[in-house]
Molecule: RNase P RNA; transfer RNA
Organism: Candidatus Sulfotelmatobacter sp.
RNA sequence: CAGCUGGACCGGACGGCCGCUUUUCGCGUCUUCGGACGCGGGGAGAGGAAAGUCCGAACUCCGCAGAGCAGUGUGCCGGAUAACGUCCGGGAGGCCGGGUUCAAGCCCGUCCGACGGAAAGUGCCACAGAAAAUAUACCGCCUGUGUCUUCACGGAUACGGGUAAGGGUGAAAAGGUGCGGUAAGAGCGCACCGCCGCCGCAGUAAUGCAGCGGGCAGGGCAAACCACACACGGAGCAAGACCAAAUAGGGAGGAAGUUCGGAGCUUCGGUUCCGGACACGUGCCGGCUCGGUGCGUCAAACCUUCGGGUAGGUCGCUAGAGCCUCGCAGCAAUGAGUGGCCCAGAGGAAUGGCCGUCCCACCGGAGCAAUCCGGAGGACAGAAUUCGGCUUACAGGUCCGGCUGCCAU
RNA sequence: CGGGACGUGGCUCAGCCUGGUAGAGCACUCGCUUGGGGUGCGAGGGGUCGGCAGUUCAAAUCUGCCCGUCCCGACCA
Numbered sequence: 001c002a003g004c005u006g007g008a009c010c011g012g013a014c015g016g017c018c019g020c021u022u023u024u025c026g027c028g029u030c031u032u033c034g035g036a037c038g039c040g041g042g043g044a045g046a047g048g049a050a051a052g053u054c055c056g057a058a059c060u061c062c063g064c065a066g067a068g069c070a071g072u073g074u075g076c077c078g079g080a081u082a083a084c085g086u087c088c089g090g091g092a093g094g095c096c097g098g099g100u101u102c103a104a105g106c107c108c109g110u111c112c113g114a115c116g117g118a119a120a121g122u123g124c125c126a127c128a129g130a131a132a133a134u135a136u137a138c139c140g141c142c143u144g145u146g147u148c149u150u151c152a153c154g155g156a157u158a159c160g161g162g163u164a165a166g167g168g169u170g171a172a173a174a175g176g177u178g179c180g181g182u183a184a185g186a187g188c189g190c191a192c193c194g195c196c197g198c199c200g201c202a203g204u205a206a207u208g209c210a211g212c213g214g215g216c217a218g219g220g221c222a223a224a225c226c227a228c229a230c231a232c233g234g235a236g237c238a239a240g241a242c243c244a245a246a247u248a249g250g251g252a253g254g255a256a257g258u259u260c261g262g263a264g265c266u267u268c269g270g271u272u273c274c275g276g277a278c279a280c281g282u283g284c285c286g287g288c289u290c291g292g293u294g295c296g297u298c299a300a301a302c303c304u305u306c307g308g309g310u311a312g313g314u315c316g317c318u319a320g321a322g323c324c325u326c327g328c329a330g331c332a333a334u335g336a337g338u339g340g341c342c343c344a345g346a347g348g349a350a351u352g353g354c355c356g357u358c359c360c361a362c363c364g365g366a367g368c369a370a371u372c373c374g375g376a377g378g379a380c381a382g383a384a385u386u387c388g389g390c391u392u393a394c395a396g397g398u399c400c401g402g403c404u405g406c407c408a409u
Numbered sequence: 410c411g412g413g414a415c416g417u418g419g420c421u422c423a424g425c426c427u428g429g430u431a432g433a434g435c436a437c438u439c440g441c442u443u444g445g446g447g448u449g450c451g452a453g454g455g456g457u458c459g460g461c462a463g464u465u466c467a468a469a470u471c472u473g474c475c476c477g478u479c480c481c482g483a484c485c486a
Stems, first nucleotide, its partner, number of pairs: 001405010012358007020045011047380001051391002054389005059236004071232005076090005091115001093112002096109005117226001121225002123221003138167002140163010175193006194216001195214004200209003240315004250306005257278009279297007322341003326337001328335002359378002362375005410482007419435004429466001437453005459475005
């Protein structure tokens, strides 16, 4: 310097003009005195993910004597935290690289991951293969007997026996490597590694190390059922609370009549309908009186009132497990403390547009080059009750670390 | 804003829970039947199961993360 990889961070800067949301101050207008509107000045105004809604909480409503079953989730150990499936540290495991050993294996370094139980039980392991979990003899190897063959060594064949070293199948073949041993082989014997049991030491623990005994039983799958341990009531701000119009509907209450004429029915007491007069109630003619006119007069309409409740409005709503600085404790996550700060809160939803200078990278042209000129650009995305995480998307850039390669010293 | 279900040939669906061969109906193509068409009979083609990872020997199926479609909640008198 280049490539790969791990972590942390930024995510265009400054200025001008116009505009939007919110808040505050001043003035003006209107007002049902609560405020509303207009103008002017000042303050504030998206993110690292505001996203997906995958976990965990706050908050609110509903439910709830207690216990159990069912269901869902989590699952090495310790710590952090309000809590978590998150984070930090450690352990064991794995990939890659390097070193070492005759070999298996062991050691070191970066990185990675949903990492409890398969010796409670059940289930599955297709195809291939002789055999897939109480092991097994297809080929091969060794060997016995019979037969054939050969001068002989030997060979062929049939029926048995031994053998899990070798071949072949498979994702997986019943401990591994090496030496010995054997007819051939085999934990058959030995050494090392692995495994099982017991015990000791270190560590809070997971676990590690060492010793003794045992030739070795017990393949894989629990992101199959399951057993064990632990946790969990349900819904979600369109949760929920308050004020409350018009219309419709529900409950309760209030309110003003007499007479004349005609017709029908009649039990001859009355009763129903039509019309007129006066009276009363009420609406309209801006208010009051008169007057005019409409409707009504025994419960329909009308008026008053009550409760639910829609539209609409208000609260929930942003001072919070909050942000910044400093040192302290701790390996760290984080905790406790000092000092300072207030940082969107709209409700179909504001946070935008244009111009100039600079920055970044791209394309074209000029130039030996440094560089200059011109052009089109600068991602992902956008608050909607609020936090803690995870995951996903992201142009470009900065810093720190690891490995490999090349060059120079 | 919050919650739930689904995605499999061209279309409508099954298979998924309990992993191993992707299937049915309609549609399409070819052959027979017919004078021809339709109907009927027979045969065939067409899928990498929305995408990417993980678990597993093995994934449409189990798990995680994305993408898309549909539905429900403010709504009561």